[in-house]
Context: one part of a larger RNA
RNA sequence: AUCUAGUUGAGGGAAUUCGGCAAAUUAGCCCCGUUUCUUCGGUGGAAGGGGUCCCUACUAUCGUAUUUGUAUAGAUGCGAUUGUAAGGCUCAGUAACAAGGGGGGUCCGACUGUUUAACAAAAACUUAACCGACUGCUAGCCUGUAAAGGUGUGUAUAGUCGGUGACGUCUGCCCAGUGUCAGUACCUGAAUCUCCUUUUCAAGGGAGUAAAAGGCUGAUAAACGGCGGGGGUAACUAUAACUCUCUUAAGGUAGCGAAAUGCCUUGCCGUUUGAUUGACGGCCUGCAUGAAUGGCGUAACGAGAUCCCCACUGUCCCCAACUAGAGCCCUCC
Numbered sequence: 001a002u003c004u005a006g007u008u009g010a011g012g013g014a015a016u017u018c019g020g021c022a023a024a025u026u027a028g029c030c031c032c033g034u035u036u037c038u039u040c041g042g043u044g045g046a047a048g049g050g051g052u053c054c055c056u057a058c059u060a061u062c063g064u065a066u067u068u069g070u071a072u073a074g075a076u077g078c079g080a081u082u083g084u085a086a087g088g089c090u091c092a093g094u095a096a097c098a099a100g101g102g103g104g105g106u107c108c109g110a111c112u113g114u115u116u117a118a119c120a121a122a123a124a125c126u127u128a129a130c131c132g133a134c135u136g137c138u139a140g141c142c143u144g145u146a147a148a149g150g151u152g153u154g155u156a157u158a159g160u161c162g163g164u165g166a167c168g169u170c171u172g173c174c175c176a177g178u179g180u181c182a183g184u185a186c187c188u189g190a191a192u193c194u195c196c197u198u199u200u201c202a203a204g205g206g207a208g209u210a211a212a213a214g215g216c217u218g219a220u221a222a223a224c225g226g227c228g229g230g231g232g233u234a235a236c237u238a239u240a241a242c243u244c245u246c247u248u249a250a251g252g253u254a255g256c257g258a259a260a261u262g263c264c265u266u267g268c269c270g271u272u273u274g275a276u277u278g279a280c281g282g283c284c285u286g287c288a289u290g291a292a293u294g295g296c297g298u299a300a301c302g303a304g305a306u307c308c309c310c311a312c313u314g315u316c317c318c319c320a321a322c323u324a325g326a327g328c329c330c331u332c333c
Base pairs, nucleotide, nucleotide: 002326003325004324005323006322007321008320009319011317012316015315020312028052029051030050031049032048037042039166053088054087056085057084058083060081061080062079063078064077065076066075067074068073089093101310102309103308104307105306106305107304108302109301113125114124129164130163131162132161133160134159135158140151141150142149143148167297168296169295170294172227173226174225177224178223179220180219181218182217183216186215187214188213193208194207195206196205197204198203228246229245230244231243232242255289256286267283268282269281270280271279272278
């Protein structure tokens, strides 16, 4: 030289950058004040203002001591606390340390909580709540070859298993396939067993009996899952409430929608900017949204994702100086 850790910085103030990353700003206490939204609890320390030290005077309250013939009171002294005013000093009075930057929009997840010890803390897991299945107790489920044990010295307001995930509002159609459950006069259905038989034995053949399972019948989607195509039609055009047809188990309902889902795509329109592949609000032509594989909203919450604004700043324009350490170079030993 350079690096590491710091300090300060004219003017500008995010122009830096994937991105305000990092840094700066703010900060304690007291007083005033506080939009919106809301599950009326909150949001909230919202935001935004003012004060804060010392001296003196006065005031108020309380304690304590003395005193006053009035005494639950007054006076005086001392002390503590409060308020007001005038004055004093500093650039600066929570003078150091310590000590929130703030606001708005959208997405996701309700929340507190949990997690990949040592690259991930999250939108993942859990959760209260909702739904379904099994189970009447010598239960069901789990461990064990068994005896036995756990759940449980519990008993359906219980236990086990599975799904969704506060709350609000809802949760459409399909049982053809796969699965599960129930029924089954009947059909298929092994060995065994019984009877008959190839003259007898071995071996074989036939008939009967006959379980599960399958067939058959039915139920079930908060079970696994699924939820169409073509043609024509209105007095401008366009579009199609309407209609024809093929076809399916049923043809996607309410909602939401260029979305954490949209290929084309930087879709189109509006707002935001000087300018926006961004963000937000609309539209719907949904490559390939959609209802507990939950749909759509949602106050509060979040070291979650994303966009904007204010304040603030060496992030930057554009670097400089300084402090400490490492270290290069030079000199000496």
Overview: A computed fold for a 333-nucleotide part of an RNA from a marine metagenome, annotated as large-subunit ribosomal RNA, domain IV.